Model confidence (mean pLDDT): 84 of 100. This is a predicted structure of a 125-nucleotide RNA (SAM riboswitch aptamer (S box leader)) from a soil metagenome. The sequence is in RNAcentral, with records from MGnify. It matches the Rfam family "SAM riboswitch aptamer (S box leader)". Its family is annotated with regulation of gene expression in the Gene Ontology.
[in-house]
């Protein structure tokens, strides 16, 4: 840089440090009762790996039929989905991704919904 999923949940304390941060503008808002940065504990998720299970296909075995194809039984460190444990490999632990930024609806004009768009994590290229 591409693809593909998820992004209304859920989880913070102590050290150092000493003016910043919430991507990027606008708001708004968090911050000497300490920000960003680094370090030690802890927790939240569960994408991923792993393990364990089910259903499916697909191969493969065995029987019948010239055959098309039918029955059977139940083998695969394997695909595929779908449950479950588990926390080894990321990832998070103030607001929904804090809200909006572009487009379309509806509006009691204060707003409301929907979807893209950037982004963020993942996991493949």
């Nucleotide at each position: 840089u591409c693809u593909c999923a998820u992004c209304c949940a859920g989880a913070g304390g102590g050290g150092c440090a000493g003016a910043g941060g919430g991507a990027a503008c606008g708001g708004c808002c968090c911050g000497g009762u300490g920000a960003a940065g680094c370090c030690c504990c802890g927790g939240c998720a569960a994408c991923c790996a792993u393990c364990g299970u089910g259903u499916g296909a697909g191969c493969g075995c065995u029987c019948g039929g010239c055959g098309a194809c039918g029955a059977g039984a139940g083998g695969c460190c394997g695909c595929a989905c779908g449950c479950g444990a588990c926390a080894g490999g990321u990832g998070c632990c103030a607001a929904g991704u804090c809200c909006g930024u572009c487009c379309c609806g509806c509006c009691a004009c204060g707003g409301c919904g929907g979807g893209a768009a950037a982004g963020a994590u993942g996991a493949g290229g």